RNAcentral holds the sequence, with entries from ENA. Bacterial RNase P class A from a Lachnospiraceae bacterium, 339 nucleotides, folded computationally. A source record names the gene rnpB. Its Rfam family is "Bacterial RNase P class A". From the family's description: Ribonuclease P (RNase P) is a ubiquitous endoribonuclease, found in archaea, bacteria and eukarya as well as chloroplasts and mitochondria. The family's RNA type in Rfam is ribozyme. Its mean pLDDT, the model's own confidence on a scale to 100, is 75.
């Protein structure tokens, strides 16, 4: 100084009018005035997990979906933090995770051949030549081609035999663990990918969501008792008894319009302090930070600068994932130069 890699923070200020919500106070109270208050880092997509509300519910399993190295955080997770192993980069880093040796399915095109398969091109021996045999080291093909490399060996070749390295089981030592290191065996290394195919294995999930629900509660139908008139009317073939139905009042019951809760004081924020590499827990002290229900959070003027992005709550929180002009601050890296 260039070029980078990881985190974290702002998100146009200020002031003036005018108009909205909420919430407190006053007044001459269907309303007026006055004071304080009023979007986000993503308020967004609704992907996941939790609170909370109603309904289910002995217990278990069967189906179903979900998530998957280890270990830790947490209310809880697909999220986080430490680690492990693999890829990729000189490096800071970043990004990916059971099981393919339980079993079954697929591998398009190209290719000789794609899972116990194969020989175009080529190598070799025989032959004059057609051809006939052996080979699979070397080329080609393809997302993939049945261990690598290097010698021995051969007519040429080959794990067909040796060394090393890789695989696989076994032992040992370290770690909580994944896992690492170190031996030894083992050429029957017979098994290349694909689990977001099916499927195995572990662990977890009850359903539906604030239009959840809860209450107060005009109206109208309906229903449940009581009473009151009348023994009236209708029916039970006439008539008595009874019996059922009609009228009114009143209570219960239920609930629709309406209304009020649920709604925002919380796993809160903000400072600090211990405790842990860390996510994270926790003790003090501070501080209140929208709460509407057709739904505020808006306009218009000036001044400055770089001319100002993606955007709008609607029960709450914890994540994640997408959008996002511009600007600013910390750590690392790498490469030049100077001293």
């Nucleotide at each position: 100084c260039a070029a980078g890699a990881g985190g974290g923070g702002c998100g146009g200020a200020u002031g003036a009018u005018c108009g909205c919500g909420c919430a407190c106070g006053g007044c001459u109270c269907u309303g007026c005035c006055g004071u304080g208050u009023g979007a986000g880092g993503a308020a967004a997509g609704u992907c996941c997990g939790g609170g909370c509300u109603u309904c289910g519910c002995a217990g278990g399993g069967c189906a179903g979906g979900a998530u998957g190295c280890c270990g830790g955080a947490u209310a809880a997770c697909g999220u986080c933090c430490g680690g492990c192993g693999g890829a990729g980069g000189u490096g800071a880093c970043u990004c990916c995770g059971g099981g393919a040796a339980a079993g079954u399915g697929c591998a398009a095109c190209a290719g000789a051949g794609a899972a116990g398969a194969g020989a175009c091109c080529g190598c070799c021996g025989c032959g004059c030549a057609a051809g006939c045999g052996g080979c699979a080291a070397g080329g080609g093909u393809g997302a993939a081609a049945c261990g690598g490399c290097g010698g021995u060996g051969u007519a040429a070749g080959a794990g067909a035999c040796c060394a090393c390295c890789g695989c696989u089981u076994u032992c040992g030592u370290g770690g909580u663990a994944a896992c690492a290191c170190g031996a030894a065996a083992g050429g029957u290394c017979a098994a290349u990918g694909u689990a977001a195919a099916c499927c195995c294995c572990a662990u977890c999930c009850g359903a539906a969501g604030c239009a959840a629900g809860a209450c107060c509660a005009a109206a109208u139908a309906u229903g449940g008792g009581a009473g009151c008139c009348a023994u009236a009317c209708g029916u039970c073939g006439g008539c008595c008894c009874g019996g059922c139905g009609u009228g009114c009042u009143c209570c219960c019951g239920g609930g629709u319009a309406g209304g009020u809760c649920g709604c925002u004081a919380g796993a809160g924020c903000c400072g600090u302090g211990u405790g842990g590499u860390a996510a994270c827990a926790u003790g003090c002290g501070g501080u209140c930070c929208a709460g509407a229900u057709a739904g505020a959070u808006g306009a218009u003027c000036a001044u400055c600068c770089c001319a100002g992005a993606c955007a709008g709550a609607a029960c709450c929180c914890g994540g994640c994932u997408u959008a996002c002009a511009g600007c600013c601050c910390c750590u690392c890296u790498u490469g030049u130069u100077u001293u």